RNA sequence: CGAGGUGGAGCAUGGCGGUCUGUGCAGCGCCCUGAUAAGGCGCAGGACCAGGUUCGACUCCUGGCACCUCGA
Numbered sequence: 001c002g003a004g005g006u007g008g009a010g011c012a013u014g015g016c017g018g019u020c021u022g023u024g025c026a027g028c029g030c031c032c033u034g035a036u037a038a039g040g041c042g043c044a045g046g047a048c049c050a051g052g053u054u055c056g057a058c059u060c061c062u063g064g065c066a067c068c069u070c071g072a
Stems, first nucleotide, its partner, number of pairs: 001071007010025004018055001027043005048064005
């Protein structure tokens, strides 16, 4: 320098143009227990950035940024 891939709660991740921003672990509160763990109930926490297409975008397109891989 070129090509490809990835980007969503603290971490790991499912997913489709309209239902969903879900699930597990972690965190917080309550219950349970002599106590802890486990278990039960609840709460908070998120779509990398900017545009575009569309009635409607986490999803499609364009540019940028970060990381990973490959090539030179």
Background: Predicted 3D model of a 72-nucleotide RNA (transfer RNA) from Kibdelosporangium aridum. Rfam family: tRNA. About the family: Transfer RNA (tRNA) molecules are approximately 80 nucleotides in length. The source organism's lineage runs through Bacteria, Bacillati, Pseudonocardiales, Pseudonocardiaceae and Kibdelosporangium. Model confidence (mean pLDDT): 82 of 100.